[in-house]
RNA sequence: GACAUUUCAGGGCGAACCUGGUCGAAAGACAGGGGCGCAAAGCCAAGGGUCUACGGGUUACUACCUAUGACAGCCUGGUCGCCUGA
Numbered sequence: 001g002a003c004a005u006u007u008c009a010g011g012g013c014g015a016a017c018c019u020g021g022u023c024g025a026a027a028g029a030c031a032g033g034g035g036c037g038c039a040a041a042g043c044c045a046a047g048g049g050u051c052u053a054c055g056g057g058u059u060a061c062u063a064c065c066u067a068u069g070a071c072a073g074c075c076u077g078g079u080c081g082c083c084u085g086a
Base pairs, nucleotide, nucleotide: 005086006085012038013037017033018032019031021030022029023028036073042079043078044077046076047075048074049071050070051069055066056065057064058063
């Protein structure tokens, strides 16, 4: 110096759910409360996956397909990175 495991303290993030408003066609996002959990639950939709289907397409006319939309707290990958003892 690197990697792995682990501990203390201080801090960090914030699931379900609730509230109210804003944006959106929707999925969803944002704000406040809340706290299940998280050592990358920081960031990036690149691969897989999932959700939605305005528009578009097909059609037996009421269904199906489609991401250019969304999810980083589904997995993989990439990238950056805090404190402390052994």

The RNA shown here (c-di-GMP-I riboswitch aptamer) has 86 nucleotides and comes from Paenalicyclobacillus mengziensis. Its mean pLDDT, the model's own confidence on a scale to 100, is 79. Its Rfam family is "c-di-GMP-I riboswitch aptamer". About the family: GEMM was predicted in a large-scale screen for bacterial structured RNA regulatory elements. The sequence is in RNAcentral, with records from Rfam.